[in-house]
Context: one part of a larger RNA
RNA sequence: UGACGGGGGCCCGCACAAGCGGUGGAGCAUGUGGUUUAAUUCGAUGAUACGCGAGGAACCUUACCCGGGUUUGACAUAGAGAGGAAUGUGCUAGAGAUAGUACAGUGUAGCAAUACACCUUUUUACAGGUGCUGCAUGGCUGUCGUCAGCUCGUGCCGUGAGGUGUUGGGUUAAGUCCCGCAACGAGCGCAACCCCUACUGUCAGUUACUAACAGGUAAUGCUGAGGACUCUGGCGGAACUGCCGGUGACAAACCGGAGGAAGGUGGGGAUGACGUCAAGUCAUCAUGGCCCUUAUGUCCGGGGCAACACACGUGCUACAAUGGCGGUGACAGAGCGAUGCGAAGCCGUAAGGUGUAGCGGAACGCAAAAAAGCCGCCGUAGUUCGGAUUGGAGUCUGAAACUCGACUCCAUGAAGUUGGAAUCGCUAGUAAUCGCGCAUCAGCACGGCGCGGUGAAUACGUUCCCGGGCCUUGUACA
Repeated sequence: UGACGGGGGCCCGCACAAGCGGUGGAGCAUGUGGUUUAAUUCGAUGAUACGCGAGGAACCUUACCCGGGUUUGACAUAGAGAGGAAUGUGCUAGAGAUAGUACAGUGUAGCAAUACACCUUUUUACAGGUGCUGCAUGGCUGUCGUCAGCUCGUGCCGUGAGGUGUUGGGUUAAGUCCCGCAACGAGCGCAACCCCUACUGUCAGUUACUAACAGGUAAUGCUGAGGACUCUGGCGGAACUGCCGGUGACAAACCGGAGGAAGGUGGGGAUGACGUCAAGUCAUCAUGGCCCUUAUGUCCGGGGCAACACACGUGCUACAAUGGCGGUGACAGAGCGAUGCGAAGCCGUAAGGUGUAGCGGAACGCAAAAAAGCCGCCGUAGUUCGGAUUGGAGUCUGAAACUCGACUCCAUGAAGUUGGAAUCGCUAGUAAUCGCGCAUCAGCACGGCGCGGUGAAUACGUUCCCGGGCCUUGUACA
């Protein structure tokens, strides 16, 4: 000087407390450990691994296993020799890779020889490696933590390590600001500048809108028209403790109030200081070194990544009446669409089929929002709760759903009656609850990322648990 203390003081954070809803019990989904296996590819492992890399493993992917091939190679560049334009279409064998064979085809420059491009073959340099080392590395990332800290120049103090500044008195979300002070300044952080959202002016009106006028209909902005309104999207305005009162050191600031759409950082996002964990990643990529080179490279078929006495994490669905079921012309936002979205109509109990209109979309479509509301049934029961599991019949995608897809219908109806110790999230349009969309994607979503609908309870307080900041104190630790 740090670090640490079951030392002290001050102060924060869904840290506790006050509340609401969960997890831990059940079934299923998913990840991991373990076990098994020919293989169950690899990585991630307290917080900071475990619905993580993977934003989607039937083949492919694929790195793993078994088997069948191949050796200048699936891919790149260059040289040498030989042959053939390239290329296209068949046939035979084979699981395919591939091998054999037939036919068509004769490029550009040049009169030609030949050269060029491309292909096959031989050969030489080399290619190739998801092989090892993240403790050789770059880049990127997690984390403490959006915590308020981390430093420097000059000066001053100290023999020196170092200190001062950065401590102190107030204050703040903040090393934020004020005052004081052997310090005076400055930098990286904080804040602001950026985006979305909340109010409004103006400009612009088509595909959006429809108040007035006119036309028309069974009905509808349907049509003429309009530029008012809604809305869309460009440029502005508006909030600054600006105003008033009080408290305070006459300061910074704090408390209350007015006006206002909004009030003291309005709400949300992006933004992550010096550093810590030899944290993570050699399997995104790049890269030093090492290793393989008829194999640790590469091509193909099949299998595996999906196994299953078990253990854990994360979720979904429930155990019901604030509910389940049946009926019934309510109300969103944000997205996506051309190998695409696919309407109406018709067929089917349904998944779906058929059909093709419209739409590169404020125009057409996906698209039905669901919970809610209204009417009716059920009457506390393992039930009209719950839907696992299993049998049968089908639909769709795709060469192909056996291993191993999703969905539909009929039948079957398991566990489960609120979950021990323990433990998680959340302070407002939040929790809880309800549906909708998107990426990936042929197909496959209970996950992820977004969107809106309905919409709470509670916070006395900081003694205690956890993490953190500042000052101070002790130390046999560095």